[in-house]
RNA sequence: GGCUUCGUAGCUCAGUGGAUAGAGCAACCGCCUCCUAAGCGGUAGGUCGUGCGUUCAAGUCGCACCGAGGCCA
Numbered sequence: 001g002g003c004u005u006c007g008u009a010g011c012u013c014a015g016u017g018g019a020u021a022g023a024g025c026a027a028c029c030g031c032c033u034c035c036u037a038a039g040c041g042g043u044a045g046g047u048c049g050u051g052c053g054u055u056c057a058a059g060u061c062g063c064a065c066c067g068a069g070g071c072c073a
Stems, first nucleotide, its partner, number of pairs: 001072007010025004018056001027043005049065005
């Protein structure tokens, strides 16, 4: 440099066009407990990598760029 897969919460991931984007773990608060852990309940946490476009409607489709992995040179 070319091809290809991927980028969604602090971490690991789901959501493959239709209204308000979710789960587990982690964090915080509470319950329980002599205390801790475990368990249970709740709360907060997102410019969906960036920008432009297509569409009535985009996390989802297209293009460019940024970043990560793989293959080739």
A computed fold for a 73-nucleotide RNA from a Desulfuromonadales bacterium, annotated as transfer RNA. Model confidence (mean pLDDT): 81 of 100. It matches the Rfam family "tRNA". Rfam links the family to the GO term triplet codon-amino acid adaptor activity. Rfam classes the family as a transfer RNA. About the family: Transfer RNA (tRNA) molecules are approximately 80 nucleotides in length.